Context: one part of a larger RNA
RNA sequence: CUCUGGUUAAGGAACUAGGCAAAUUGACACCGUAACUUCGGGAUAAGGUGUGCCAUUCCGGUUGAAGAGGCCUUGCGCUUCCAGGCUGGGGUGGUUGCAACAAAGCGGUGGUAGCGACUGUUUACCAAAAACACAGGGCUCUGCGAACGCGUGAGCGGACGUAUAGGGCCUGACGCCUGCCCGGUGCCGGAAGGUUAAAGGGAGCUGUCAGCGCAAGCGAAGCAGCGAACUGAAGCCCCGGUAAACGGCGGCCGUAACUAUAACGGUCCUAAGGUAGCGAAAUUCCUUGUCGGGUAAGUUCCGACCUGCACGAAUGGCGUAACGACUUCCACGCUGUCUCGACCAGAGACUCG
Numbered sequence: 001c002u003c004u005g006g007u008u009a010a011g012g013a014a015c016u017a018g019g020c021a022a023a024u025u026g027a028c029a030c031c032g033u034a035a036c037u038u039c040g041g042g043a044u045a046a047g048g049u050g051u052g053c054c055a056u057u058c059c060g061g062u063u064g065a066a067g068a069g070g071c072c073u074u075g076c077g078c079u080u081c082c083a084g085g086c087u088g089g090g091g092u093g094g095u096u097g098c099a100a101c102a103a104a105g106c107g108g109u110g111g112u113a114g115c116g117a118c119u120g121u122u123u124a125c126c127a128a129a130a131a132c133a134c135a136g137g138g139c140u141c142u143g144c145g146a147a148c149g150c151g152u153g154a155g156c157g158g159a160c161g162u163a164u165a166g167g168g169c170c171u172g173a174c175g176c177c178u179g180c181c182c183g184g185u186g187c188c189g190g191a192a193g194g195u196u197a198a199a200g201g202g203a204g205c206u207g208u209c210a211g212c213g214c215a216a217g218c219g220a221a222g223c224a225g226c227g228a229a230c231u232g233a234a235g236c237c238c239c240g241g242u243a244a245a246c247g248g249c250g251g252c253c254g255u256a257a258c259u260a261u262a263a264c265g266g267u268c269c270u271a272a273g274g275u276a277g278c279g280a281a282a283u284u285c286c287u288u289g290u291c292g293g294g295u296a297a298g299u300u301c302c303g304a305c306c307u308g309c310a311c312g313a314a315u316g317g318c319g320u321a322a323c324g325a326c327u328u329c330c331a332c333g334c335u336g337u338c339u340c341g342a343c344c345a346g347a348g349a350c351u352c353g
Stems, first nucleotide, its partner, number of pairs: 001348008010339002014337001019334001027051005036041001038173001052095012067081005072075001096100001108332004113327002115324002120132002136171007148157003174319004179249003184246002186242005193237003199231002204226005211218002250268005277311001278308001289305005
């Protein structure tokens, strides 16, 4: 010097990203317990007091042979009482020690806000969380040889279930709610018209060659090869519906008798221009916004304001008791975290082997 423990004057978080670590608290009994609340909780809230041993006394529980009393239906009957034993609790007095739950073991506490309702689950070996799940809510598919999934198939799961069931997707207890847009995309419905495949259909064209022709060439039937009209579904176009389907939810200018602001007006664009609620937020760039609170001093925190760069309603919005090895800030207690070190014990380090 390193590690593992122990103690430490005065101060007590000044340490630090952060009270990380350590310290405090701790058991049992009694007293006593706030806001808030879904009336269950919150609660071991918080905060206090007691605790050994001896003597004595009181009240219980249990056992109670023998003994005593009572009742009679007389019996190995029922019932009451008592010494003593075991045991629980209360009172009074005394007593030892620094200290009596004398050791071990055994919650530090309170307030504030965010997120997630909760108990659960997770990155086996750097993440336990505000992520996943969850009861509850919604949309949608599925009538049973179900939908859907696995398999080439037989077949199997779904399910020895049957719409109060099963699958998919989203949301995520509970409370109050969940606005506007169907133009685009998707899905559902519609069938008049347009378009359209195979197929049908064969106008027409071509090759070949019997024949005709002096030749150039023409050219029936057959066999082949092309092939126009026309008839052809779903789909698409088209017409409607649908947003707890994918998604979207404006700009400029003016205006009130101080100023400022604009309930009001004008205009352009759109499918429609963001309602309620919330808001410098796990979202705010400018930004340490401004004001208030807390501190001697506060880029964090809490309460407000609203100019929301770029919240917003089941990719849910806003609240919410309880819960959390979650995250933020504050306070009390407590401490070697620190001012700032010191000492002690053990194990290493060093020497020899």
Background: This is a predicted structure of a 353-nucleotide part of an RNA (large-subunit ribosomal RNA, domain IV) from an uncultured Pseudomonadota bacterium. Rfam family: Bacterial large subunit ribosomal RNA. Its family is annotated with structural constituent of ribosome and ribosome in the Gene Ontology. The sequence was found in a public genome assembly.